[in-house]
RNA sequence: GCGGGAAUGGCUCAAUGGUAGAGCGUCACCUUCCCAAGGUGAACGUUGCGAGUUCGAAUCUCGUUUCCCGCU
Numbered sequence: 001g002c003g004g005g006a007a008u009g010g011c012u013c014a015a016u017g018g019u020a021g022a023g024c025g026u027c028a029c030c031u032u033c034c035c036a037a038g039g040u041g042a043a044c045g046u047u048g049c050g051a052g053u054u055c056g057a058a059u060c061u062c063g064u065u066u067c068c069c070g071c072u
Stems, first nucleotide, its partner, number of pairs: 001071007010024004018055001026042005048064005
């Protein structure tokens, strides 16, 4: 230099172009003499960044950043 892949709550991961969810974790409450376990509820995302297409983008297109793999 060329090609391919990944980036989404604190963490690990989902999500046919049509309300962004789950598990673990965190907080509050219930239960218990206390702890653990269990139950209920809540908070936590501008889907890496910037544009474009579209009525509508995590998803499609272009550029770009970081990381991984391969080729030279």
Annotation: This is a predicted structure of a 72-nucleotide RNA (transfer RNA) from a Clostridia bacterium. The sequence was found in a public genome assembly.